[in-house]
RNA sequence: GGGCCCAUAGCUCAGUUGGUUAGUAGCACCUGACUCAUAAUCAGGGGGUCAUAGGUUCAAGCCCUAUUGGGCCCA
Repeated sequence: GGGCCCAUAGCUCAGUUGGUUAGUAGCACCUGACUCAUAAUCAGGGGGUCAUAGGUUCAAGCCCUAUUGGGCCCA
């Protein structure tokens, strides 16, 4: 330098063919119950710039372009 893949909650991920409000997600966190106490368990709760910017569309997490960051391959 070229090609390919990935970016969604604090972490790990799902989200099917673009369709109504993002998911009773797991873990973590907060509150309560339980316990002498802690852990475990149970109940409830908070938490989202869907990497950034633009475009297409009646409608975009999903499609297109550029950029940023990460990973892999080739040279």
A computed fold for a 75-nucleotide RNA from a Paludibacteraceae bacterium, annotated as transfer RNA.
The coordinates come from a structure-prediction model, not an experiment, and the mean pLDDT is 80.
Its Rfam family is "tRNA". The family's RNA type in Rfam is transfer RNA.
The sequence was found in a public genome assembly.
Taxonomically the source falls in Paludibacteraceae (Bacteria, Pseudomonadati, Bacteroidota, Bacteroidia).